Model confidence (mean pLDDT): 84 of 100. This is a predicted structure of a 72-nucleotide RNA (transfer RNA) from a Pseudomonadota bacterium.
RNA sequence: AGGCGCGUAGCUCAGUGGGAGAGCAUCUGCUUGACGUGCAGAGGGUCGUGGGUUCAAUCCCCUCCGCGCCUA
Numbered sequence: 001a002g003g004c005g006c007g008u009a010g011c012u013c014a015g016u017g018g019g020a021g022a023g024c025a026u027c028u029g030c031u032u033g034a035c036g037u038g039c040a041g042a043g044g045g046u047c048g049u050g051g052g053u054u055c056a057a058u059c060c061c062c063u064c065c066g067c068g069c070c071u072a
Stems, first nucleotide, its partner, number of pairs: 001071007010024004018055001026042005048064001050062003
């Protein structure tokens, strides 16, 4: 320098045009003598940045940023 992949909740990830979600973690309540387990519930997200397409974008297109791999 070129090519490919990834970037979504604190962590690991799903979601491939119209409702932003799961598990773990955190907090609250119940349960227990207490802790843990179990049960119920809650909070937490500018979906990496900027632009474009579209009635509508996490999703499609382009640029840039970060990480990883490959080639030179």

About this RNA:
Its Rfam family is "tRNA". Rfam links the family to the GO term triplet codon-amino acid adaptor activity. The family's RNA type in Rfam is transfer RNA.